[in-house]
Molecule: transfer RNA
Organism: Spirochaetia bacterium
RNA sequence: CGCAGGGUAGAGCAGUUGGUAGCUCGUCGGGCUCAUAACCCGAAGGCCACUCGUUCGAGUCGAGUCCCUGCUA
Numbered sequence: 001c002g003c004a005g006g007g008u009a010g011a012g013c014a015g016u017u018g019g020u021a022g023c024u025c026g027u028c029g030g031g032c033u034c035a036u037a038a039c040c041c042g043a044a045g046g047c048c049a050c051u052c053g054u055u056c057g058a059g060u061c062g063a064g065u066c067c068c069u070g071c072u073a
Base pairs, nucleotide, nucleotide: 002071003070004069005068006067007066010025011024012023013022019056027043028042029041030040031039049065050064051063052062053061
């Protein structure tokens, strides 16, 4: 250089046919307890790697760029 997969909340991951972005853990607040853990309730935290395009509408489709992993040489 070539090929494939991937980049979505602090971490690990979903997101089907384009139509208001979710789950688990964690964090914070409250409840329970003598107290801690566990358990229960609630909340915060994302404009989806970046830019452009298509579309009424893009995490999803197209183009380019950057980064990570693997394969080949």